A computed fold for a 72-nucleotide RNA from a Rickettsiales bacterium, annotated as transfer RNA. The organism belongs to Rickettsiales, within Bacteria. It matches the Rfam family "tRNA".
RNA sequence: GCCUGUUUAGCUUAGAGGUAGAGCAGUUGAUUUGUAAUCAAAAGGUCGGGGGUUCGACUCCUUCAAUAGGCA
Numbered sequence: 001g002c003c004u005g006u007u008u009a010g011c012u013u014a015g016a017g018g019u020a021g022a023g024c025a026g027u028u029g030a031u032u033u034g035u036a037a038u039c040a041a042a043a044g045g046u047c048g049g050g051g052g053u054u055c056g057a058c059u060c061c062u063u064c065a066a067u068a069g070g071c072a
Stems, first nucleotide, its partner, number of pairs: 001071007010024004018055001027041004048064005
């Protein structure tokens, strides 16, 4: 330099165009003499940045960035 993949909650990740879910962690409550475990509830996301297509974009296109791999 060229090609390909990935980027979503603190962490690991799901999500085939119609208002974003889960597990773990954290918080609160119940249970216990207390802790752990268990159960319940609530909270936590401007979906990496910009632009485009569309009535509507995490999703499709493009560009940039970060990261991983391959080729030379």
The RNAcentral record of the sequence draws on ENA. The prediction has a mean pLDDT of 82.